[in-house]
RNA sequence: UUCUUAUCCAGAAAGACUGAGGGAAUUGACCCGAUGAAGUCUUGACAACCUACUUUGAUUUAUCAAGGAAAGGUGCCAAAUUCAACUCCAGACUAUGUUUGGGGGUAGAUAAGUU
Numbered sequence: 001u002u003c004u005u006a007u008c009c010a011g012a013a014a015g016a017c018u019g020a021g022g023g024a025a026u027u028g029a030c031c032c033g034a035u036g037a038a039g040u041c042u043u044g045a046c047a048a049c050c051u052a053c054u055u056u057g058a059u060u061u062a063u064c065a066a067g068g069a070a071a072g073g074u075g076c077c078a079a080a081u082u083c084a085a086c087u088c089c090a091g092a093c094u095a096u097g098u099u100u101g102g103g104g105g106u107a108g109a110u111a112a113g114u115u
Stems, first nucleotide, its partner, number of pairs: 003113006013043005021032003026085004044077001046075001049073003053068007081107001086104008
């Protein structure tokens, strides 16, 4: 880098350095930001994907499902992945569009595996 699977409306911040942008990308909207953005470091927390451990059930006897814990590997700590974009269904209306609600898809993020 490619592909596959799962999840993405829950949760969780202090300090130091630094100093103007940031919320992935495009467009639009809406937000955060000198009462300090992004970034780096330290510490702490959150979560429970993988590993390890443990309990229960099923059976194939080493796997699956559910639960617990948080030691190890990741991740993460404004707002749903901030929201919309493409499409389908339903409703309403001033009706060939507008708007509301729901589903799917695209893109993205994370984990595990794979190339």
Molecule: SAM riboswitch aptamer (S box leader)
Organism: uncultured bacterium